About this RNA:
A computed fold for a 76-nucleotide RNA from a bacterium, annotated as transfer RNA. Rfam family: tRNA. By type it is a transfer RNA. Model confidence (mean pLDDT): 82 of 100.

[in-house]
Parts: sequence; C1' cells; structure tokens
RNA sequence: GCUGAAAUAGCACAGUUGGUAGUGCAAUGCCCUCGUAACGCAUAGGUCGUAAGUUCAAGCCUUACUUUCAGCACCA
Repeated sequence: GCUGAAAUAGCACAGUUGGUAGUGCAAUGCCCUCGUAACGCAUAGGUCGUAAGUUCAAGCCUUACUUUCAGCACCA
C1' cells in the first nucleotide's frame, strides 16, 4: 500500500423485515445471616466510534473519516 471484519452500559456480547435499545457479570441499595459470601428483590448506568446523506422514522441502509484485528504485498 491492497482486501476483509469489527466499534452498542465499567467488562463480555445480543439486537433476525428500518418502528422509540436489552441480557449476563460487575456497581449501588434492600432482604437474609451471629457475621461475611452466595441466593432473592430492586435501582442506576448508553449522544449505539466521528461526521454527513436517504427516510415520516436509522444501532440497522449509503458515503467519508478514525481506531482495532486478520490476511496479502513490499522491504532498497
């Protein structure tokens, strides 16, 4: 340099036909316990990588860019 994939909560990931974003763990509170952990109940946490475009409506479609990963090429 070329090709492909990925980017969604603190972490790991779902989101299937475009229709108002969720699960597990972690965190916080409550309950339980002599006490701690576990179990149980509840709460909070998100400009869906950035910027445009299409659409009544975009996490999802289109374009550009950024970052990461993989493969290929080059390496005087």